[in-house]
RNA sequence: GGGCCCGUAGCUCAGGUGGUUAGAGCACUGUGCUGAUAACGCAGGGGUCAGUGGUUCGAAUCCACUCGGGCCCA
Repeated sequence: GGGCCCGUAGCUCAGGUGGUUAGAGCACUGUGCUGAUAACGCAGGGGUCAGUGGUUCGAAUCCACUCGGGCCCA
């Protein structure tokens, strides 16, 4: 230098044929239970869907570029 894949909650990830509220598990907070803790039950908080621009009535999803990570080729 060229090609491919990935970027969504604190962490691991799903959602990716555009539409109806952005989700799961773990973690975190409160609470119940307990002598107390763990476990377990209940409730709750937390996201500019990497960024910018574009297409569209409508974008996490499609397109372009940029940034970051990984793999391959040279």
Molecule: transfer RNA
Organism: Candidatus Abzuiibacterium crystallinum